[in-house]
Molecule: transfer RNA
Organism: uncultured Bacillota bacterium
RNA sequence: GGGGCUGUAGCUCAGCGGGAGAGCGCUUGACUCACAUUCAAGAGGCCCCCGGUUCGAUACCGGGCAGCCCCA
Repeated sequence: GGGGCUGUAGCUCAGCGGGAGAGCGCUUGACUCACAUUCAAGAGGCCCCCGGUUCGAUACCGGGCAGCCCCA
């Protein structure tokens, strides 16, 4: 330099164009002599950025940026 994949909660990741989610972690409560486990509740998001298409975009299209992989 060329090509491919990925970018969504603190971490790991789902997500049919109209609802933003799961597990783990975190907080609070229950349970226990205490801890762990378990149960219940809760907090936590610029859906990487800019633009386009659309009545409507996390999702589709274009361009950036970042990470990983392949080729050179």